[in-house]
Context: one part of a larger RNA
RNA sequence: AUUGAACGCUGGCGGCAGGCUUAACACAUGCAAGUCGAGCGGAGUGAUGGUGCUUGCACCAUCACUUAGCGGCGAACGGGUGAGUAAUGCCUAGGAAUCUGCCCAUUAGCGGGGGACAACGUGUGGAAACGCACGCUAAUACCGCAUACGCCCUACGGGGGAAAGCAGGGGACUCUUUGAGCCUUGCACUAAUGGAUGAGCCUAGGUCAGAUUAGCUAGUUGGUGGGGUAAAGGCCUACCAAGGCGACGAUCUGUAGCGGGUCUGAGAGGAUGAUCCGCCACACUGGAACUGAGACACGGUCCAGACUCCUACGGGAGGCAGCAGUGGGGAAUAUUGGACAAUGGGCGCAAGCCUGAUCCAGCCAUGCCGCGUGUGUGAAGAAGGCCUUUUGGUUGUAAAGCACUUUAAGCGAGGAGGAGGCUUACCUGGUUAAUACCUGGGAUAAGUGGACGUUACCCGCAGAAUAAGCACCGGCUAACUCUGUGCCAGCAGCCGCGGUAAUACAGAGGGUGCGAGCGUUAAUC
Numbered sequence: 001a002u003u004g005a006a007c008g009c010u011g012g013c014g015g016c017a018g019g020c021u022u023a024a025c026a027c028a029u030g031c032a033a034g035u036c037g038a039g040c041g042g043a044g045u046g047a048u049g050g051u052g053c054u055u056g057c058a059c060c061a062u063c064a065c066u067u068a069g070c071g072g073c074g075a076a077c078g079g080g081u082g083a084g085u086a087a088u089g090c091c092u093a094g095g096a097a098u099c100u101g102c103c104c105a106u107u108a109g110c111g112g113g114g115g116a117c118a119a120c121g122u123g124u125g126g127a128a129a130c131g132c133a134c135g136c137u138a139a140u141a142c143c144g145c146a147u148a149c150g151c152c153c154u155a156c157g158g159g160g161g162a163a164a165g166c167a168g169g170g171g172a173c174u175c176u177u178u179g180a181g182c183c184u185u186g187c188a189c190u191a192a193u194g195g196a197u198g199a200g201c202c203u204a205g206g207u208c209a210g211a212u213u214a215g216c217u218a219g220u221u222g223g224u225g226g227g228g229u230a231a232a233g234g235c236c237u238a239c240c241a242a243g244g245c246g247a248c249g250a251u252c253u254g255u256a257g258c259g260g261g262u263c264u265g266a267g268a269g270g271a272u273g274a275u276c277c278g279c280c281a282c283a284c285u286g287g288a289a290c291u292g293a294g295a296c297a298c299g300g301u302c303c304a305g306a307c308u309c310c311u312a313c314g315g316g317a318g319g320c321a322g323c324a325g326u327g328g329g330g331a332a333u334a335u336u337g338g339a340c341a342a343u344g345g346g347c348g349c350a351a352g353c354c355u356g357a358u359c360c361a362g363c364c365a366u367g368c369c370g371c372g373u374g375u376g377u378g379a380a381g382a383a384g385g386c387c388u389u390u391u392g393g394u395u396g397u398a399a400a401g402c403a404c405u406u407u408a409a410g411c412g413a414g415g416a417g418g419a420g421g422c423u424u425a426c427c428u429g430g431u432u433a434a435u436a437c438c439u440g441g442g443a444u445a446a447g448u449g450g451a452c453g454u455u456a457c458c459c460g461c462a463g464a465a466u467a468a469g470c471a472c473c474g475g476c477u478a479a480c481u482c483u484g485u486g487c488c489a490g491c492a493g494c495c496g497c498g499g500u501a502a503u504a505c506a507g508a509g510g511g512u513g514c515g516a517g518c519g520u521u522a523a524u525c
Stems, first nucleotide, its partner, number of pairs: 001524003005521005012371006018364002020329001025327003029324003034073003039070002042067012080282003089207007098199002103195007111145001113143002120135006151160003165187006173181003208254003215245003220242008257279004261272004284305005307318004335361001337360003343357001344355004374404004384395004408466001410461003414457001418452001421448005426442005469514005474495003480509005490497002
């Protein structure tokens, strides 16, 4: 000088930050990943109309809303932790044998069919979790056929491979006519090329300690054939060769996430890796794959294990190192809060929904910074305290008194900015056959929209009113006397004080230093 600090005494306000360093210990409860009805068939509720009439029920049609299921996208992001890892990591610099959903650009398409499975119905098993059988059904779910500019394979002859629709609007024309074909707009879909982004892989150098660890290695090191992967490769396998690493420290053991940075220092260096950012690893412990563009997947699946819970004893359920919170451990670390208003993310044409990411609020002097606890005047140098050579000195302009001020806190009123948008109407461009629809723009109008929030800020009101402590005073080291104690009680960072006048113990008066803090302890330079 510094700290993610703790402890003791004390404590007024605000701004900005930070807040389990220990048990990667166990977790009650709530929330943390959904969304799309403009992909699909149902079901339910309400309204309107119609039919049957048993006059309040059934059926049908239309519209609106809701949605369990099928389907799509997301759930691989965001958030947490640091256990493991000394190199499959990280950092720096290179490389070639790769993939990449959504996004951007370009090219070419989007024809015609089929069979299922949920939901649902019926039956049935089980305490439950959850099933089983039969029957019905739709799709942007699934499967063929057709077509193939690019694409893939090829022995260069040839061979193979795709798709899906939905919504809005509409003048002619056709049909089975509240509609469909058809046209058009938008969003989807298929194939291919390029890009962007993200990711996988390889090489070199660097990356803690121990030699009281000196030899290590059999898929081991290399080759050939084969397999496997998105991709190079002993990555795997068969055969062949006998290699490969090592005092420039292999192997083994211990410790440890790495970096940007942070602290210190004139620097070199030393120490460190909280918060924030990048990378990695992990998700009760161990193992495995599935789905998918992407995982070997924190809030998915399966198996094994430990633990906890339910059970009708047959069998089941769970995983806070997400946000809060609980117990435990510990010197020690916060609320079971508000809101999606902003930023960002997922889904959606959109409106919007979800979002413990995030933005805010609460708690804590944990840190840094700012402000305040009054200002001026005031000598009778008051009283009281302490000291005293008994004269006085000191506390001390300090107080009182007088005259002022009102920051902050308090009370009352006003009041930005964070809001960009969105909806409707109107004007004007694009698209189009079209003044529909869709879409771009508008400082044109109306409406709607802030958790924070009793916001910041500003104005007014009253009254010195509501606000000072802590450590030290022998030397180092700024600051001295009295009383008590008597090698006792005690102090102490080092030197050392204390055995009857202790500036060193304890108290008091006085002083010194810092100040909403001050000391102590711990740690680093």
Background
This is a predicted structure of a 525-nucleotide part of an RNA (small-subunit ribosomal RNA, 5' domain) from an uncultured bacterium. The RNAcentral record of the full RNA draws on ENA, Greengenes and SILVA. The coordinates come from a structure-prediction model, not an experiment, and the mean pLDDT is 86.